The RNA shown here (transfer RNA) has 72 nucleotides and comes from Candidatus Daviesbacteria bacterium RIFCSPHIGHO2_01_FULL_41_45. Its Rfam family is "tRNA". From the family's description: Transfer RNA (tRNA) molecules are approximately 80 nucleotides in length. By type it is a transfer RNA. The sequence was found in a public genome assembly. The organism belongs to Candidatus Daviesiibacteriota, within Bacteria.

RNA sequence: GCGCGAGUAAUUCAGUGGUAGAAUGUCUCCUUCCCAAGGAGAAUGUCGCCGGUUCGAAUCCGGUCUCGCGCU
Numbered sequence: 001g002c003g004c005g006a007g008u009a010a011u012u013c014a015g016u017g018g019u020a021g022a023a024u025g026u027c028u029c030c031u032u033c034c035c036a037a038g039g040a041g042a043a044u045g046u047c048g049c050c051g052g053u054u055c056g057a058a059u060c061c062g063g064u065c066u067c068g069c070g071c072u
Stems, first nucleotide, its partner, number of pairs: 001071007010024004018055001026042005048064005
């Protein structure tokens, strides 16, 4: 330099054009003498960044950044 893959909540991931979700974690409450376990509820996201297409983009297209793998 070229090709491919990945980037979404604190963490691990799902979501392939129409309300951004799950699990774990965090916080509050209940239960318990206390802890653990269990139950109920809550908070947390400019979907890596910029632009384009579209009535509508995490999703499609272009560029760009970071990480990984391969080729030279």
Model confidence (mean pLDDT): 80 of 100.